This is a predicted structure of a 73-nucleotide RNA (transfer RNA) from Actinobacteria bacterium RBG_16_68_21.
It was read from a public genome assembly.

[in-house]
RNA sequence: GGGCGCUUAGCUCAGCUGGAAGAGCGCUUCCCUUACAAGGAAGAGGUCGGGGGUUCGAGUCCCUCAGCGCCCA
Numbered sequence: 001g002g003g004c005g006c007u008u009a010g011c012u013c014a015g016c017u018g019g020a021a022g023a024g025c026g027c028u029u030c031c032c033u034u035a036c037a038a039g040g041a042a043g044a045g046g047u048c049g050g051g052g053g054u055u056c057g058a059g060u061c062c063c064u065c066a067g068c069g070c071c072c073a
Stems, first nucleotide, its partner, number of pairs: 001072007010025004019056001027043005049065005
């Protein structure tokens, strides 16, 4: 330098055909326990990597930039 893939909650990851965002773990409060763990109930937490475009509507399609990984040179 070229090609491909990835970037979504604190972490690991889903998200089908564009109709508007979820899970597990973790965290907070309460219950249970002498206490802790486990278990039960409730809850908080997201500019969907940045910018632009298409569209009535974008996490999803297109362009561009950045970061990470793999391959080729």
Rfam family: tRNA. By type it is a transfer RNA. The organism belongs to Actinomycetota, within Bacteria. Its mean pLDDT, the model's own confidence on a scale to 100, is 82.